RNAcentral holds the sequence, with entries from SILVA. This is a predicted structure of a 1401-nucleotide RNA (small-subunit ribosomal RNA) from a metagenome.
RNA sequence: UCUUAGCGGGGAGCGGCGAACGGGUGAGUAAUGUAUGAGUAACCUGCCUCGAAGUCAGGAAUAGCUCUCCGAAAGGGGAAUUAAUACCUGAUAGUUUCCGCUCUGCGGAAUAAAGCUCCGACGCUUCGAGAUGGGCUCAUAUCCUAUCAGCUAGUUGGUGAGGUAAUAGCUCACCAAGGCUAAGACGGGUAGCUGGCGUGAGAGCGCGACCAGCCACAGUGGGACUGAGACACGGCCCACACUCCUACGGGAGGCAGCAAUUAGGAAUCUUGCGCAAUGGGGGCAACCCUGACGCAGCGACGCCGCGUGGAGGAUGAAGGCUUUCGGGUUGUAAACUCCUUUUAUACGGGAAGAAUACAUGACUGUACCGUAUGAAUAAGCACCUGCUAACUACGUGCCAGAAGCAUCGGUGAUGCGUAGGGUGCGAACGUUGUCCGGAUUUAUUGGGCGUAAAGAGAUGCGUAGGCGUCUCGAUAAGUCUAGUGUUAAAGCCCGACGCUUAACGUCGGAAAUGUGCUGGAUACUGUCGAGAUUGAGGCAGAAAUGGGUGAGCGGAAUUCCCGGUGUAGCGGUAAAAUGCGUUGAUAUCGGGAGGAACACCAGAGGCGAAGGCGGCUCACUGGUUCUGUUCUGACGCUAAGGCUCGAAAGCGUGGGUAGCAAAACGGAUUAGAUACCCGUGUAGUCCACGCCGUAAACAAUGGAUGCUAAGUGUUUGGUAUGACUGCGAUUCAUCUUUCGAGAUUUUUUGUAGAAGUACUGAGUGCUGAAGCUAACGCGUUAAGCAUCCCGCCUGGGAAGUACGGCCGCAAGGCUAAAACUCAAACGAAUUGGCGGGGAGGCGCACAAGCAGAGGAGCGCGUGGUUUAAUUCGAUGGUAAUCGAAGAACCUUACCAGGGUUUGAAAUUCACCUGCAAGCCUGAGGAAACUCGGGCCUCUUUCGAAGGUGGUGAACAGGUGUUGCAUGGCCGUCGUCAGCUCGUGUCGUGAGAUGUAGGGUUAAGUCCCGAAACGAGCGCAACCCCUAUCCCAUGUUACAAGUGUCUUGGGAAACUGCCACGGUAAAACGUGGAGGAAGGAGGGGAUGACGUCGGGUCCGCAUGACCCUUAUGUCCUGGGCGACACACGCGCUACAAUGAAUGGUGCAAUGGGCAGCCAAGUCGUAAGGCGGAGCUAAUCCCUUAAAACCAUUCUCAGUUCGGAUUGAGGUCUGAAACUCGACCUCAUGAAGUUGGAUUUGCUAGUAAUCGUGGAUCAGCCAUGCCACGGUGAAUACGUUCUCGCCUCUUGCACACACCGCCCGUCAAGCCAUGGAAGCAGGUAGUACCCGAAGGCAUUCUGUCCCUUGGGAUGGGGUGACUAAGGUAAGAUUUGUAACUGGGGCUAAGUCGUAACAAGGUA
Repeated sequence: UCUUAGCGGGGAGCGGCGAACGGGUGAGUAAUGUAUGAGUAACCUGCCUCGAAGUCAGGAAUAGCUCUCCGAAAGGGGAAUUAAUACCUGAUAGUUUCCGCUCUGCGGAAUAAAGCUCCGACGCUUCGAGAUGGGCUCAUAUCCUAUCAGCUAGUUGGUGAGGUAAUAGCUCACCAAGGCUAAGACGGGUAGCUGGCGUGAGAGCGCGACCAGCCACAGUGGGACUGAGACACGGCCCACACUCCUACGGGAGGCAGCAAUUAGGAAUCUUGCGCAAUGGGGGCAACCCUGACGCAGCGACGCCGCGUGGAGGAUGAAGGCUUUCGGGUUGUAAACUCCUUUUAUACGGGAAGAAUACAUGACUGUACCGUAUGAAUAAGCACCUGCUAACUACGUGCCAGAAGCAUCGGUGAUGCGUAGGGUGCGAACGUUGUCCGGAUUUAUUGGGCGUAAAGAGAUGCGUAGGCGUCUCGAUAAGUCUAGUGUUAAAGCCCGACGCUUAACGUCGGAAAUGUGCUGGAUACUGUCGAGAUUGAGGCAGAAAUGGGUGAGCGGAAUUCCCGGUGUAGCGGUAAAAUGCGUUGAUAUCGGGAGGAACACCAGAGGCGAAGGCGGCUCACUGGUUCUGUUCUGACGCUAAGGCUCGAAAGCGUGGGUAGCAAAACGGAUUAGAUACCCGUGUAGUCCACGCCGUAAACAAUGGAUGCUAAGUGUUUGGUAUGACUGCGAUUCAUCUUUCGAGAUUUUUUGUAGAAGUACUGAGUGCUGAAGCUAACGCGUUAAGCAUCCCGCCUGGGAAGUACGGCCGCAAGGCUAAAACUCAAACGAAUUGGCGGGGAGGCGCACAAGCAGAGGAGCGCGUGGUUUAAUUCGAUGGUAAUCGAAGAACCUUACCAGGGUUUGAAAUUCACCUGCAAGCCUGAGGAAACUCGGGCCUCUUUCGAAGGUGGUGAACAGGUGUUGCAUGGCCGUCGUCAGCUCGUGUCGUGAGAUGUAGGGUUAAGUCCCGAAACGAGCGCAACCCCUAUCCCAUGUUACAAGUGUCUUGGGAAACUGCCACGGUAAAACGUGGAGGAAGGAGGGGAUGACGUCGGGUCCGCAUGACCCUUAUGUCCUGGGCGACACACGCGCUACAAUGAAUGGUGCAAUGGGCAGCCAAGUCGUAAGGCGGAGCUAAUCCCUUAAAACCAUUCUCAGUUCGGAUUGAGGUCUGAAACUCGACCUCAUGAAGUUGGAUUUGCUAGUAAUCGUGGAUCAGCCAUGCCACGGUGAAUACGUUCUCGCCUCUUGCACACACCGCCCGUCAAGCCAUGGAAGCAGGUAGUACCCGAAGGCAUUCUGUCCCUUGGGAUGGGGUGACUAAGGUAAGAUUUGUAACUGGGGCUAAGUCGUAACAAGGUA
């Protein structure tokens, strides 16, 4: 090395079992599903258990292996040979099938098996049972949509056949025409179902992760094979889509297994360890397989537990933040002292989980235990305006930003950003999303509908449905009750136990509201039967009625036509015009035509289901009420759908048309006037027939039944009574008499009528108890208390719209959304304000008067313009002779130029060097200022304290901003009569009452009365002046006496008295007496709560901001004084009631020493000189003027008027050029009484006349504040204008009518409808084509045994059929030129529609 035998390992094959379990996912599925409960006498069940019986005799192949061929591969073909628990034949049969019969049975035929072995066992076959697992059937439950209302031909049933494990139209042939549906069929959308989970008091609502049960699926669609079981996730065949390999011929694949990758996305893990445990498959077993499973990893994703230290520690350290600068806070917090060691770290030890004698542990050197060191290794997040626990500073300045809602932010942000501090949670905390809750906000529990959303127009008829009077009986479906079965486990709840605790787990119990079965009860509901009368209906007798339809008739009026009379206008309006009229209108008389509507009666009245119905008569016809012990016997109520009726307008056809009158035309009004007003006028209004189907179709109130206080009207019945009246009878008496009788009165009575009264029905109104209601209100006609049935509502807008459907001739109607957008929309009541609402009242508000303004010239103020500057403020009333009671410089804030910087003035400190301080003086300069000279040389406790100069630092300074950060002060409504409070009462409340009513007042003044009683701020009074008197006083007043007068004090006036009115009484009013004064005697001061974000930061004060060699401060000059113009307030005038000249006469208040200034004198005068007197009842300012008496002027641009200009002067003041006043002479403008409009004033007032003062050197003062002289007119009255007060009414206003608010157009943005079309999806219909496959049928090969039969293969055909194709449609989605409306958006345009009587309700 080869051969043989044995053993072991590996690999392929034959054979068996498994692979239908386990694992994943939720696409489909609204029922072929699921849940619960039944049924299967209509069924199957490998492995497992029990029982009975059996396991006999034979045979032929075939893979592997070997050889060979084809192919790139995947794979495949051929030859030879072989085994079995693979396969076949025969025997047996209590099983099964078939056949026959005299059929709980009998007879005949066919039909099973496998061996291996270590002798323990493991198997095999048949039958009968069990267990387990399934199949099929039934009942109940199971989402949204009716803008899906009809669906269905194997459809529903029958007969027969086929088929299956089994029932069945499961399939086929034939027959019949059924089946489902408003209790929702069919269609569309969405969705796996359940145990359960979340939430909630529950009922419910939402969900179906993990775990568990069932179902379905395995790339998409179809199909069968094998098998006990599949139409099979990791099997097969076919089609399609996709990916990969290829030699281009052909092949391979299916992670919704475990990990992993990629893509998508806001987002979701490791290509881990192990079969040690539990479980599954195979095996006699050893053992093998097992991403089931057990473990580990990642993720604060959830739940649970633990830690990050504990005790002491005040100089309350430092730092931070803040501050009223004192402090406060962080804060016992830290430091510091003592202690502990969970956790983390290191070292040492070290399990249970192992069932099973040995051995066996992935987790794992894990849990746990011990030791060591040392506070050592360990805290964040959100919030701090209210809801909602927690506050300050800085920054920012409607910016940046915040925000759940309300909202915050425009220079003091607890809201933004940051910081400090605080609050809440804590290994978490916040945000976002979703679900439940609160939400009684879909209301079963448990809501509503008069006005907030909501009662259909009538619910008139009536279907389904729901609900339904009394009595008796039966039944036992509902109902109640007992027992029993089920309601899987897990979960929830209770108890016990195990992990150190808990979360978690284990065990036991309870529960599981549901449902099956069995028994019982019978009140109620149901069903069946028998009866009743009260609901309902009928019958008889009465009653009222604009109930309906048709026909006929009537008078008044309008218009038109004809005729008469008659003449110039009529008509119309706020006023007019258009229009009509001399061709004769309007007016008036007579006659005629035609259409429509029916005055009075007439009413809060009647009838009708509602709409609605009105002259009279007739015909037909509907409903209602009352009375009646008359009948039927629950016949009833409501009413989804359905049917019918249904004002006006409108539509169609045909008539008719007098009046009225959309459209249209004309005239007015107006900014316009497509309106309101006027003049015309067509549809229409009327009739017949047919449509429409809506109204604030309203009582904004559905129908039916029962119950629950009263009062008062009215309509219509019934019962009783009935004043009175008519007629008749009767009786007494009287009168008349033609003796028949008649008349009058009285008694009784019959009959007819009858106001009224009482009771009782049916309608229709008002007021009101209880009750109800958000309130208003309702209240036996309920919106009260109850029952039954129907309809309707669920924030506003978009919208009663779009789309779809149905109806309609059309107009349009019925049904009926969404996107988007807002944080409100709405109801009732309250307080105000407002009204071109109402009532009452007041005011020089109007009216009645007087005098003015607006026109002229001038003065002053303002605007504008100009300027280097013309400083600033005030701006309707409530700015404009205002701040300013004095701008040449100053003032002065402005401009130009020149200076200065701890400053012109204040306080403090440090340093420096000197020097007192101070006084005199020179130069430059416009001055400020700068640079010099001289005189003098201080006090002292000797510390340089005081003073002064310089340097520096704190600081000064600001007429710079904000009056919208403020104080104070002021204006205004308004000297108007109002504004509030306490207690009580009323109201859910806001609030009301008080404080409203009747009178009265100047007054919320007073009186009466009242659910109010009181009080406060205002009113009034108290205060001042003044008118009369008295007392005192007596200087400087007064001749004296005195007391005009001065000063001080007091009296007097109160509706006290009379009359009348007034509410009985009163407040009060009117008149009168007396009185100086009379009703507040006259005047002043005095200004409630508040309004106007009124005015003032430039009087003063002051927060914040701003400037700091300037926005401070000093100086010179200029400006505030400009001048085309506009406005306001004044003065002077325009003349004869005057001007001028002369003369005469009479005040008061004030002021005066840097002052008033006399006499005298000079000057034409302003004024000068002068100097007496006076610190003032002494002196001065200081002659008042108008008036009166004379004279001149004689109506003119003047003898009016005085502007402007020229010349000359005076005074003040350093200084009158810009820029003062005054005087003299001369000059002599406009202006001849003022448009629209507008102001003041009611008595010593207006008007007119002069006088004084403040400021002030002077004065631009004609202003302001005072004083006296002379001295009127008018007020009927409250309609109107303006303002105010009270009450009432409406309101969509509340920043309050200077309010609110509508629509078109223009601009931007957003979503949406329509739309020629374009592009997809889905489901179906018809036809064509038709894979795989089983089935049917036909032809045929091979093998075995062989008369015959059995097994197996191949070819053809057929019907079925996935995908595919074609066609016409359906449905749905996206998109689209263009187009429609809608919504939203600080400041656009046009008007003013609504809210008040909204200016036309």

Annotation
The prediction has a mean pLDDT of 84.